Predicted 3D model of a 103-nucleotide RNA (SAM riboswitch aptamer (S box leader)) from Algoriphagus aestuarii. It matches the Rfam family "SAM riboswitch aptamer (S box leader)". From the family's description: The SAM riboswitch is found upstream of a number of genes which code for proteins involved in methionine or cysteine biosynthesis in Gram-positive bacteria. The source organism's lineage runs through Bacteria, Pseudomonadati, Cytophagia, Cyclobacteriaceae and Algoriphagus. The prediction has a mean pLDDT of 83.

RNA sequence: GAUUUAUAAAGAAGAGGCGAGAGAAUAGGCUCACCGACCCUCUGGCAACCAUUCGCUACAGCGAAAAGGUGCCAAGUCCUACCCUUAGCGGGAACUAUAAAUU
Repeated sequence: GAUUUAUAAAGAAGAGGCGAGAGAAUAGGCUCACCGACCCUCUGGCAACCAUUCGCUACAGCGAAAAGGUGCCAAGUCCUACCCUUAGCGGGAACUAUAAAUU
């Protein structure tokens, strides 16, 4: 990198560094940002996918913990785009992200 499956309206920020763009890609919108964003480092935290431990169990699973492996800590994947829908609302798909397994 590819494939499969699952999840994505919840949750969680301080310090230091850097110095101009950032929010995946295309387009439109909207937002964040010199009161320093994005990114990097440290610390802290969130969550519970995998592993682990404990409890329950109808043996399918369920619940709890969290010192391990990842992930994450503006806005619903920031919103829209394709389909259903007059439109709106709502639902679905695709894309993307993450995890686990396989390759």